[in-house]
Context: one part of a larger RNA
RNA sequence: UGACGGGGACCCGCACAAGCGGUGGAGCAUGUGGUUUAAUUCGAUGAUACGCGAGGAACCUUACCCGGGCUCGAACGGCAGGGGAAUCACCCAGAGAUGGGUGAGUCUUCGGACUCCUGUCGAGGUGUUGCAUGGUUGUCGUCAGCUCGUGUCGUGAGAUGUUGGGUUAAGUCCCGCAACGAGCGCAACCCCUAUUGUUAGUUGCUACGCAAGAGCACUCUAGCGAGACUGCCGUUGACAAAACGGAGGAAGGUGGGGACGACGUCAAAUCAUCAUGCCCCUUAUGACUUGGGCUACACACGUGCUACAAUGGCGUAAACAAAGGGAAGCGAGGAAGUGAUCCGGAGCAAAUCCCAAAAAUAACGUCUCAGUUCGGAUUGUAGUCUGCAACUCGACUACAUGAAGCUAGAAUCGCUAGUAAUCGCGAAUCAGCAUGUCGCGGUGAAUACGUUCCCGUGGUCUUGCACA
Numbered sequence: 001u002g003a004c005g006g007g008g009a010c011c012c013g014c015a016c017a018a019g020c021g022g023u024g025g026a027g028c029a030u031g032u033g034g035u036u037u038a039a040u041u042c043g044a045u046g047a048u049a050c051g052c053g054a055g056g057a058a059c060c061u062u063a064c065c066c067g068g069g070c071u072c073g074a075a076c077g078g079c080a081g082g083g084g085a086a087u088c089a090c091c092c093a094g095a096g097a098u099g100g101g102u103g104a105g106u107c108u109u110c111g112g113a114c115u116c117c118u119g120u121c122g123a124g125g126u127g128u129u130g131c132a133u134g135g136u137u138g139u140c141g142u143c144a145g146c147u148c149g150u151g152u153c154g155u156g157a158g159a160u161g162u163u164g165g166g167u168u169a170a171g172u173c174c175c176g177c178a179a180c181g182a183g184c185g186c187a188a189c190c191c192c193u194a195u196u197g198u199u200a201g202u203u204g205c206u207a208c209g210c211a212a213g214a215g216c217a218c219u220c221u222a223g224c225g226a227g228a229c230u231g232c233c234g235u236u237g238a239c240a241a242a243a244c245g246g247a248g249g250a251a252g253g254u255g256g257g258g259a260c261g262a263c264g265u266c267a268a269a270u271c272a273u274c275a276u277g278c279c280c281c282u283u284a285u286g287a288c289u290u291g292g293g294c295u296a297c298a299c300a301c302g303u304g305c306u307a308c309a310a311u312g313g314c315g316u317a318a319a320c321a322a323a324g325g326g327a328a329g330c331g332a333g334g335a336a337g338u339g340a341u342c343c344g345g346a347g348c349a350a351a352u353c354c355c356a357a358a359a360a361u362a363a364c365g366u367c368u369c370a371g372u373u374c375g376g377a378u379u380g381u382a383g384u385c386u387g388c389a390a391c392u393c394g395a396c397u398a399c400a401u402g403a404a405g406c407u408a409g410a411a412u413c414g415c416u417a418g419u420a421a422u423c424g425c426g427a428a429u430c431a432g433c434a435u436g437u438c439g440c441g442g443u444g445a446a447u448a449c450g451u452u453c454c455c456g457u458g459g460u461c462u463u464g465c466a467c468a
Stems, first nucleotide, its partner, number of pairs: 001468002004464002007462005012456002015451002019415005026306008034297002042053002064292002067289002070286001076122009087104007107112001124281002127279001129277001133275002135270003138266001140264001145184006151160003164175003190258004195226007204216003229252001232246005312367005318361001324355003329348002334343001336341001374405001379400007421443007
C1' cells in the first nucleotide's frame, strides 16, 4: 500500500421488513445428473451450468454406433501426360453409396472452355490444448469508482490530489484545504413513449340506411418544431450546493422505458460459429452411404405447463386491441364434413387483400360442494395433414376410457405501478412439429413503519495485523 476481521462509524440495494403470487406435494412437458446401451455425439457445472449452445434431432441436420464400399480423395487451386464437347435420358444388380450396360448429343474465333483418367505439390480433420491465442461473452455492476501530468511531503515503499463539512441516483455539486489541473467512467448528446403547433392527406378518416361525389375538421400516419430548466414563489440552509412545500403545466425535480457497461476480477466460458500457434491422424481421427442412436429409464435435481374448482365449469348469443407476417406465400365469400380438414379459387408484393376468431369481460341459463358437468393423464378405435417416408420417433381431430390431484413438510424464489397477478394475439426457427424464446396489447392490485437483524469478495472513512 493492499487483502482480511463472528472490529467500529456512515450509506446503498426487492437485502431484510410490510405485502401479493409462486416453487418444494400431483400429472405432464423440457433440460441435467446417474444408470443402461453397439451408440445413447460434444460442450455448459455455486452465485455466473441445468426450456443453456439448440431461433425448432423422423431422413437430412449429425459431429455418435453397426454394416457396406472410396483413397488426389466429398469441395478447391497449380503443374505434367493422355482421352473425350459439355450434357441428358433409359435399363440391369444392389439397402443405398456404387457398379455394369444402351442410346441421344457432336461446342470452338482452333487459342481454348468444360469434363474424365494417371502422376505430383498443396488437400481434409466438429482430432488435442480456451492453462499457447485473437475475436466474442458472462459476472461483480449501471456499482461509482479507476487513474495521470506538474507541484509539494517522505531516506524509501509511497502519500497528497481522491481526505474533511454539507449534498446527490452519482468522485453530482458547493465550501474548505499543498495542492493546481486533466483523462476514462457519472450525467447529457441517440431511440421509443406521454402533450401540443405546423406541413402533408392515400390505401387512412367522415355530416351514414348504402354507395358515389366531395372534403382533410377529427382519428391516424410521418417529417419539422415547441415543451421541463429547480426556470418561478415560499421555508430551511453557511449569503453556497441543495432539501421540503406550492403555483402554473399533458408531464416536476433523472417524467417512464431502452441502447450505452470505466480500470480491472474469476488462468471464468468458448479451438464445436469463426480465425489461429504447437501437437496428432493421412487406404484414416479424412470422405460417401443404408439402418439405428441423440427420444433408453429402478432413480435424483432444475425450469415450466395444467390442475385440485363456485371470484368456478359448461352452454347460448353480444362487444372492445396492439404489434407482426404473407408470393414455391397469405388465402376471403361459397360449398362438403360432428371435427381435424377438404373442394374451389376472389383479392393481395399489401395503411387497399388475407392470416384474423382477440381472450379474459358483460348478459342470460344450468350445475350446488361431490373426486363432481372439477381435473385431464393414460389407453383403445376410427381419421386428417405435412413429407420419398410418421415402426423405432410428428402434430392435430372425433368417439370411448377418465390416473394422480381436495392447496402441498423442511426449505426456497419473483415482484415497488400500468409493476405483480391474470387474459389472449403475433413472430423468428420451420415441409411438418412450441407448455420454450422473443415481442404485443387487454383487465389490473396490495404493501413499504423502517434499517435492529440476514445477504452483498456492495461503496466511503477509520482501526487491528495471521497474510502478500